RNA sequence: GCCUCGGUAGUUCAACGGAUAGAAUAACUCCGUCCUAAGGAGCAGAUAUUGGUUCGAUUCCAGUCCGGGGUA
Numbered sequence: 001g002c003c004u005c006g007g008u009a010g011u012u013c014a015a016c017g018g019a020u021a022g023a024a025u026a027a028c029u030c031c032g033u034c035c036u037a038a039g040g041a042g043c044a045g046a047u048a049u050u051g052g053u054u055c056g057a058u059u060c061c062a063g064u065c066c067g068g069g070g071u072a
Stems, first nucleotide, its partner, number of pairs: 001071007010025004018055001028042004048064005
């Protein structure tokens, strides 16, 4: 260089082209306890990027960036 797979909360993962992008865990607040922990309740947090298709894009298409694998 070419081929291929992937990029979504801090982390691990979901999401027929259509509902407010969801869950676990971590963080934070409160309850709890003599204190800490377990446990319970609550809160905030994300679609790599630029275009295109579409009434509508996390999803489809193209470029770019980053990472894994393959190939000479």
Background: This is a predicted structure of a 72-nucleotide RNA (transfer RNA) from an uncultured Candidatus Saccharibacteria bacterium. Rfam family: tRNA. Rfam's curators write: Transfer RNA (tRNA) molecules are approximately 80 nucleotides in length. It was read from a public genome assembly.